The RNA shown here (c-di-GMP-I riboswitch aptamer) has 90 nucleotides and comes from Desulforudis sp. It was read from a public genome assembly, where an Rfam model found it.

């Protein structure tokens, strides 16, 4: 510096789903599980993108209940990105 492909060792992580708990939800903690992953390590206002909408705003409704739309102050790093690194190769 690179990790396109093949291969070795030490190992690592853990999707769906199930159980427990938290949460309005998205989602998250812990246990099981193992689809996969060479960064599936870390970073979420101040890169892009995605999910949710409690609360708020607007509309509708009757000034209520309800319904619809928008909205992050809630989330996602296993979407891209940024950043650091084991190991390997040069």
């Nucleotide at each position: 510096a690179c990790g396109a492909a093949c291969u070795a060792a030490a190992g690592g992580c853990a999707a769906a789903c199930c159980c427990u708990g938290c949460g309005a939800a998205a989602g998250c903690c812990g246990g099981g599980g193992g689809c996969g992953c060479a960064a599936a390590g870390c970073u979420a206002c101040a890169g892009g993108g995605g999910c949710u909408a409690a609360g708020g705003u607007a509309g509708u409704g009757a000034u209520g209940a309800g319904c619809u739309a928008c909205u992050a102050u809630g989330c996602c790093a296993g979407c891209c990105a940024g950043u650091u690194a084991c190991c390997g190769u040069g």